[in-house]
RNA sequence: UGGGAGAUCGUCUAAUGGUAAGACGGGCGGCUCUGGACCGCCUGAUCGGGGUUCGAAUCCCUGUCUCCCAG
Numbered sequence: 001u002g003g004g005a006g007a008u009c010g011u012c013u014a015a016u017g018g019u020a021a022g023a024c025g026g027g028c029g030g031c032u033c034u035g036g037a038c039c040g041c042c043u044g045a046u047c048g049g050g051g052u053u054c055g056a057a058u059c060c061c062u063g064u065c066u067c068c069c070a071g
Stems, first nucleotide, its partner, number of pairs: 001070007010024004018054001025043006047063005
C1' cells in the first nucleotide's frame, strides 16, 4: 500500500429495519453464628460524522482504531 473481517454495559456474548437481551461483575437487601454458597431488586452500552427510511446496532458514504492475508 492492496484485499478481507471487526468495533454493542466494567468484561464476555446476543439482537429478521420495529421496546438494545443474557451471563459474569458492581451496589443494596434477604438467608446464615460468619461467609466465598443460595435468593430478590437495582446498576449500566450500540467507535465518530453524514445519508436513506415512518423507523437504523442493522442498509449506504466517510473517518479513526484493531485483527488476518498478500506484497

This is a predicted structure of a 71-nucleotide RNA (transfer RNA) from an Acidobacteriota bacterium. Lineage of the source: Bacteria > Pseudomonadati > Acidobacteriota. It matches the Rfam family "tRNA". Rfam links the family to the GO term triplet codon-amino acid adaptor activity.